[in-house]
RNA sequence: UUAGAGUUUGAUCAUGGCUCAGGACGAACGCUGGCGGCGUGCCUAACACAUGCAAGUCGAGCGGGAAGCUUUUAAUUGAGACUUCGGUUGAUUUUAGAAGUGGAGAGCGGCGGACGGGUGAGUAACGCGUGAGUAACCUGCCUUCAAGAGGGGGAUAACACAGAGAAAUUUGUGCUAAUACCGCAUGACACCGUAGUGUCGCAUGACACAUCGGUCAAAGAUUUAUCGCUUGAAGAUGGACUCGCGUCUGAUUAGCUAGUUGGUGAGGUAACGGCUCACCAAGGCGACGAUCAGUAGCCGAACUGAGAGGUUGAUCGGCCACAUUGGGACUGAGACACGGCCCAGACUCCUACGGGAGGCAGCAGUGGGGAAUAUUGCGCAAUGGGGGCAACCCUGACGCAGCAACGCCGCGUUGAGGAUGACGGUUUUCGGAUUGUAAACUCAUGUCGGGUGGGAAGAUAAUGACGGUACCACCGGAGAAAGUCACGGCUAACUACGUGCCAGCAGCCGCGGUAAUACGUAGGUGGCAAGCGUUGUCCGGAAUUACUGGGUGUAAAGGGCGCGUAGACGGGUUUUUAAGUUAGAUGUGAAAUACCGAGGCUCAACCUCGGGGCUGCAUUUAAAACUGAAAAUCUUGAGUGCAGGAGAGGGAAGCGGAAUUCCUAGUGUAGCGGUGAAACGCGUAGAUAUUAGGAGGAACACCAGCGGCGAAGGCGGCUUUCUGGACUGUAACUGACGUUGAGGCGCGAAAGCGUGGGUAGCAAACAGGAUUAGAUACCCUGGUAGUCCACGCUGUAAACGAUGAUUACUAGGUGUGGGAGGUAUCGACUCCUUCUGUGCCGGAGUUAACACAAUAAGUAAUCCACCUGGGGAGUACGGCCGCAAGGUUGAAACUCAAAGGAAUUGACGGGGGCCCGCACAAGCAGUGGAGUAUGUGGUUUAAUUCGACGCAACGCGAAGAACCUUACCAGAGCUUGACAUCCACGGAAUGCCGAGUAAUGUUGGCAGUGCCCUUCGGGGAGCCGUGAGACAGGUGGUGCAUGGUUGUCGUCAGCUCGUGUCGUGAGAUGUUGGGUUAAGUCCCGCAACGAGCGCAACCCUUACGGUUAAUUACUACGCAAGAGUACCUUAACCGGACUGCCGUUGACAAAACGGAGGAAGGUGGGGACGACGUCAAAUCAUCAUGCCCCUUACGCUUCGGGCUACACACGUACUACAAUGGUGAGAACAAAGGGAAGCCAAGGCGCGAGCCGGAGCAAAUCCCAUAAAAAUCAUCCCAGUUCGGACUGGAGGCUGCAACUCGCCUCCACGAAGUUGGAAUUGCUAGUAAUCGCGGAUCAGCAUGCCGCGGUGAAUACGUUCCCGGGCUUUGUACACACCGCCCGUCAAACCAUGAAAGUUGGUAAUACCCGAAGUCAGUGAGCUAACCGCAAGGAGGCAGCUGCCGAAGGUAGGACCAGUGAUUGGGGUUAAGUCGUAACAAGGUAACC
Repeated sequence: UUAGAGUUUGAUCAUGGCUCAGGACGAACGCUGGCGGCGUGCCUAACACAUGCAAGUCGAGCGGGAAGCUUUUAAUUGAGACUUCGGUUGAUUUUAGAAGUGGAGAGCGGCGGACGGGUGAGUAACGCGUGAGUAACCUGCCUUCAAGAGGGGGAUAACACAGAGAAAUUUGUGCUAAUACCGCAUGACACCGUAGUGUCGCAUGACACAUCGGUCAAAGAUUUAUCGCUUGAAGAUGGACUCGCGUCUGAUUAGCUAGUUGGUGAGGUAACGGCUCACCAAGGCGACGAUCAGUAGCCGAACUGAGAGGUUGAUCGGCCACAUUGGGACUGAGACACGGCCCAGACUCCUACGGGAGGCAGCAGUGGGGAAUAUUGCGCAAUGGGGGCAACCCUGACGCAGCAACGCCGCGUUGAGGAUGACGGUUUUCGGAUUGUAAACUCAUGUCGGGUGGGAAGAUAAUGACGGUACCACCGGAGAAAGUCACGGCUAACUACGUGCCAGCAGCCGCGGUAAUACGUAGGUGGCAAGCGUUGUCCGGAAUUACUGGGUGUAAAGGGCGCGUAGACGGGUUUUUAAGUUAGAUGUGAAAUACCGAGGCUCAACCUCGGGGCUGCAUUUAAAACUGAAAAUCUUGAGUGCAGGAGAGGGAAGCGGAAUUCCUAGUGUAGCGGUGAAACGCGUAGAUAUUAGGAGGAACACCAGCGGCGAAGGCGGCUUUCUGGACUGUAACUGACGUUGAGGCGCGAAAGCGUGGGUAGCAAACAGGAUUAGAUACCCUGGUAGUCCACGCUGUAAACGAUGAUUACUAGGUGUGGGAGGUAUCGACUCCUUCUGUGCCGGAGUUAACACAAUAAGUAAUCCACCUGGGGAGUACGGCCGCAAGGUUGAAACUCAAAGGAAUUGACGGGGGCCCGCACAAGCAGUGGAGUAUGUGGUUUAAUUCGACGCAACGCGAAGAACCUUACCAGAGCUUGACAUCCACGGAAUGCCGAGUAAUGUUGGCAGUGCCCUUCGGGGAGCCGUGAGACAGGUGGUGCAUGGUUGUCGUCAGCUCGUGUCGUGAGAUGUUGGGUUAAGUCCCGCAACGAGCGCAACCCUUACGGUUAAUUACUACGCAAGAGUACCUUAACCGGACUGCCGUUGACAAAACGGAGGAAGGUGGGGACGACGUCAAAUCAUCAUGCCCCUUACGCUUCGGGCUACACACGUACUACAAUGGUGAGAACAAAGGGAAGCCAAGGCGCGAGCCGGAGCAAAUCCCAUAAAAAUCAUCCCAGUUCGGACUGGAGGCUGCAACUCGCCUCCACGAAGUUGGAAUUGCUAGUAAUCGCGGAUCAGCAUGCCGCGGUGAAUACGUUCCCGGGCUUUGUACACACCGCCCGUCAAACCAUGAAAGUUGGUAAUACCCGAAGUCAGUGAGCUAACCGCAAGGAGGCAGCUGCCGAAGGUAGGACCAGUGAUUGGGGUUAAGUCGUAACAAGGUAACC
C1' cells in the first nucleotide's frame, strides 16, 4: 500500500481502441472578488535598447596639490569713535604675496575588477553524475615553520611650455617621486649538472642521505602599537588533467578516419599527451551501433504512481557554457576576461565627412514579440564581499517595501430565538406545494473595518531601511464584504415556459423534426468557495509496450523451408579459483528537499533543531552452495561402426502400351456436332461412323488406401545407373562433440521473363454464335501465347495444421504403414510386449468460445521470429535486388468511434428434410370482350365535402345524397349565440290571425293565466324574453400523443411461465427424438418435473327418437260449424355417438384400417368463439380524449347549388349473346320473415302502373302472398332472329312542400352493342357448385347492392413434381428498420490533406581553392635605443619596421542534406436523399478467396 465507468451487438462473452472521474502547474482566458501570513512572477525575440545606478579602494607606497580655513605682509576701501579740525584710530570691502592647515579632482604605484549578479544560445561531450587516479601538475590573499632584507643606479607619468584635431585623442621639448623599474653583494632544506648508497612502488619511477660545482632575492610606511617586503618548506583553499561506469531519438544515416592510429626525436605547456612539427610504420573506430542527422545545458531534486516506472529540470543549491556575431592574444596567482584590450562582420549614435563612439543574457525601466509575467522604490540597520592598520568607503549581492487571487495556508462575510409558515417569485390535479427559519422582528457578539492610546524583538557598547510596523488595551456599533459551475447517463443535483433537425449544445455516448429533466430563460436543487469554471501540458487510470505485468489456430501477430556464423542457453562426478553471488567492515553518497520526532511564529502554510534514510559507487575481509573460469574423469545427450528390411525421396539414360488428334487407303451415305433450346462450325469436293496402316507430342487408367517418401515447395508406367535421408536391432568406438539461430548462404508451386527447340490435347488474349434491357461474362464453335524440353532469371501464394524449432513429463480406447522380440504351433495364422510414422474418439487440463487434448492449443525449460484500434497502405518517398513485370524494407498528413473474433435468438435463402391448405392437379361455373348499374382513379368545377389504397381500399364508412341528411360552394343574416350551467330583471307556458322576404331573420294583433307549498303576505319547480360576463360551439389539425373498436397473418397450432439442470454469458432444456393426429391431439422415450393462454369440449342450430303440453296448428269426421288430440306441427326437457364392441396392423401404447349395430361413425353438418404477438395497419368524421388552432368566426341560421359533372382507366355486379332456349296457355309444390304515421282482404274500375273501397289483424288466427325454375300442351327452326334488351319519343301512375338539375313504376312505339370473349385471372369437394324464385333491414319514395330463406341439384380429386401461403426441423449468413435487408466500383459535384513535376527560392554542415585583419610564434632587424660591460670606439640586451607559417570574416566552385513554393498531374479521404450497373453476404442466383 493496488477501486472503476461509458461506448461496437437485437442480446452475450472476449479482443480492442476512443472517452471520463484524480493529482500537479513559473500558467493563460471568462465571470466574480473582503483581510492577513509565507512564497512566486518574460516559459515567446541569446530581439533592439533612452536614462540612472550595479567595482572600487588605499595619502600608513609616491610626486604634485584646487576650493576652503587660520595667521601674517603689502596695497585698497573707509562705518563709527576721538580730535588740537591739521589729523589720529579704525570695524569692514577688494586685490596680491608668504606660512600653516586642509584635502577635492586627476596621475604613478599596490590590491581587487577571474568573486558576487545574469542567461541557457551553443554543447550528445570526460559536458554532467558517481567513483577512482596524478610517481604528470599549479595555487594570490590566509595559517604554521625556517632564513633574510646590504649597497647602488637610470628613467617616467602627473606638471609646464609649444603644437595637431570638430571630437575622441595625440605629438614634441623640459622637470620630478616611489613599496614603479634595473644591476651588484649575500644565500639555501630552492633549482640545474655530476657520480653514489639505502628504502619503497603496478611501469616510467619516487623518497631519504651524502660529495663537488653552478644559478637566483628583497621595500619600505608609521601616530612606534604595528602593517608590509624576499626566499624556502608544509597546511588549508581553489583549480588543471587522466580513467571505469551511467547519460535522448533515428539504420528510410553502414561504413568512418591522413594528424587519422602508433613509434622515434624535437618544440610547447603549470603538467601528461599528435597538443604542434620532422621522419618512419599502416594503423585506429564500428551491428555491444562508428559516422551522419535531429533534439537537448547536466545534476541534487520536482510532479505523478501502490510500486516498478513515466515526465520535467521554474524558484533554492552544485557543475558547465555564454556575454551583439566570429577570431585573437595581453596582463595576471588565476581570464583567453559580462560592465578590459585588438581585429573583422552586422546594427545604432555623433561628425566640421577627414574620422570617432557603443554593447542591460547586472537592478529598475522602454519599445517589440506574445495568450502572458511586476517599481526607472528605500537602505547598507542585518548577513556577506572588495580595499584599507584603522576610521571608513563601495556593494541594484543582500535586507526591506510596492504591484499581481499566480500558488499554498489561515480567518471572515454574523450568533441565538423567530410561523399567520407573511409579501413576492415559481408551480399546480386549483386543494395545495415550494422558496422557507429563509426574511421581517427581538436579544447578543466583535474576526475584519473605523477611532484613541501604548508599543517591541531583530543590536553582545553605538548604529533600524523595514516602521510608529507586528502586537496589546479601550470606544462604538451588523455597519463595506459571495460568487461561480453544473443538474440525460458516466456524475451529486428537476420542473415550467420559449424554440421546432431552426437557433443551438456536446468530454464520450449523443440531444433538437410541436408536449426537449440534453438548446435559451426562469424558479428550484447539487458541488466547490474568495474563488469557480474553461483551455493547454505531464503522470495516473492504461496490465493500452506488460522487468514487476501481455500476447501470436480463428480477434493484430509464427519467418514459405532448410544449412549454419556471431550470440544466448546447456548432462553426471571430483579438485582448484573467486569474475558473478552472499555476508561483515571502511570511505563516499554536499547542503537544502522528502520521511520520523521535537521546537518557534496565536494555528497552519512557513522556519529551526535532532534522527534515520539516500535502494548507488569504490576499497577490503570472509564464505564456496549455484552460475562462470581452469584441470581431470564418466556415459545416459549427440555422433560413428556393424547387421537388416521399407519407400511416387532426388539426378541421368533407355523402353512400353492405352487414348486424343492428324495423314493415307478401303467400306459407306446424308447428315454430323453442340445445347436449357439453338446457332456459328464440319459435310455430296463424301463428313460423322467403321476397318487397316502410318506420324507426332503430352500424360501415365486399374493397382490407389485420411497408404508411402521428402525440410518445405513437392513426388505416381517399366528398366538400368549414380545418390540423399529416415527406421529397427546390436552396444564395438568417440566422450557433451548439444539446442536454437540475428545477419549470411541455399532450396522454393503456379503464373511471368530471356535464348534455342518442340507443339497431340487443353487453353488467357482474340474471333464468331447464342443469352440478355445491355452481356466487352457465365453456355457453344474455333483459336494464339502458354502448358513440354535445355540453360538462365524471377522469389512470390489461403507457400495452411492459417498452429516456429528442440527437450522432458502428464488417463485411456480404436484403425493403419515399417521393423524387432516373446507365446503358441509341425507350420502359416492368432495373441502379447516394444520402437518409429500416420488418422479418429475421448478424460484431466487449457480456451472468449469454437475447439485442442502424448502428432497439445496441457505442465515446464531454452532460443529465434512477429503484434500493439480501423482506414489511408503493404501505398508514397528513399535504399537494396530484378532484363522487365515487380519484389523487399516501409512511413506520414488526414479521417472514423469503431473495425474485428466466437457463440446466441430470430429473420431470410433462386439451401436441405418432413407436413398441411380449393395451393397445384382433376373438374364445374365464371371474370377479362358487349350493354347497363355501382364504386374508385383521373380530369373538370364556385363546389364536385371527407375518409378507405397490395393481399387486408374500390355495390367500402353509406341498412338507401331531390329539400333535410350535408360536413362542400355562392349569397343573405346572428354574435353569451342553435345547445349546457350560474346571476339580475320582466313575463306563466302556449295557441291563433296577419304584413313582408327567395328563405330564415324581422314585424303587427288577439286569446290565455296553469302545477306544488302556504301563516294567504308570499315562496318554489318548470318555461319564454332581455342584459352582463364566466363560457358555449368547431365533421378545424394531429390515428405518428391516446382510449375504445376493427381488419390481417389465421381457427394457423402455436405462445409462455415456476422450480430444477446445463452454459462465464446471451441463452438452452422443458417445447427436441420415435410414432400418431385436424391439432404442442395423444402415447412411448428423455434432466427434467409441473403449470398457464391457445386446440378440443362446454353454447346455438340442424339430422333420429322419447316424455310433457295442445291454440291460432292438425283432421281418421264431405264443406262450414262443432268435436277430438292419433298423425303433421309447434316448444320445453331428456335420450343418443364414446373408437363403446369385433377383427387386422402397430411397440403389449397412442392410433390407423375394415366390420357389426345404428337416424347419424370416428371433431356427423353448420355457426358463435380468434392465444403471445405482427403490420407506428384503419378510425380524432360513431363515441371519448391530451395538446395545438378559430372565437362578430374555422361557431350558428337560411335559400339555391353541389356530392349525380365526363376525352378516359380500373374493380365489383346485373342482363345477355339463345333451342338444356324464347313466347303463349292452363295447372302444382316451399321456407323464412314483416305489419299500426302499418300490412291491407273481398268486391269494383283501369291493357297496366295504380285507383276506389274498406272487412280482418299489434298476428301459429288477418294481411303482405299468385313462389319460380321444374312438369304438360302449343309455337318458333338457328337468323342479329318470336334471341337480346340498351337508348330514345309519346302517354300515364305513385311518393313527397317540391321529381328541372336529380326518384321509381306502367303502357305504346323505337330495337343499339352483343353470335361465348386475348394475355391474364376468380370461386367451389356435397345438399356444395350451378340454377330458380321468396323475404327483411334502411326507407315518405328509390336496389342489379347487402343480410337471410327455401326449390331443383351435379362433375372431379391419380397424386404432392411444380406455383402461392403456412407449420416443425436442420444448414449458411457480412441481415436485426431483419432480403422491400445489406452492400461494391466507375462517373458527375464540393471540400480537405498528401505524392510526382519543367523548375524556382531559402537554409544547414562540410570540402577544395583564392584573399588574408588582429595576433602569437619564427626569421630579419641597415632605423631607434636610459640603466649593464667598456677609458673610448663599441658591445650585450631591447624596440619600431619588414618577411614567413598559421589564421576569422569574405569570395569562387561543385556536390550533399533540409525546408518552402510550382502550371499540370496521380491516387486518397470526407460529404441525408445525383448517374450507371449489381461484384460480395444465402448454393447471392457462374461457390468464394489467395
Overview:
Small-subunit ribosomal RNA from an uncultured bacterium, 1490 nucleotides, folded computationally. The sequence is in RNAcentral, with records from Greengenes. Its Rfam family is "Bacterial small subunit ribosomal RNA".